This is a predicted structure of a 71-nucleotide RNA (transfer RNA) from Candidatus Parvarchaeum acidophilus ARMAN-5. Its mean pLDDT, the model's own confidence on a scale to 100, is 83.
RNA sequence: GCGCCAAUAGUCUAGCAGCAGAACUCUGGCUUCCCAAGCCAGUGACCCGGGUGCGAAUCCCGGUUGGCGCA
Numbered sequence: 001g002c003g004c005c006a007a008u009a010g011u012c013u014a015g016c017a018g019c020a021g022a023a024c025u026c027u028g029g030c031u032u033c034c035c036a037a038g039c040c041a042g043u044g045a046c047c048c049g050g051g052u053g054c055g056a057a058u059c060c061c062g063g064u065u066g067g068c069g070c071a
Stems, first nucleotide, its partner, number of pairs: 001070007010024002013021001018054001026042005047063005
């Protein structure tokens, strides 16, 4: 230098055009003499810029970061 893959909540992960979901964490409550475990409820996310489209996490272009390969 070229090519491929990945980027979603504090962590991990699903979603492959049509309301962003789960688990763990965190907060409140129930339970308990207390703690842990368990149960109920809640908060919180689409890497950045542009394009297409009625509608983009999703498709296209560029960039950033990380990983792999070739030279």
Rfam family: tRNA. The family's RNA type in Rfam is transfer RNA. Rfam's curators write: Transfer RNA (tRNA) molecules are approximately 80 nucleotides in length.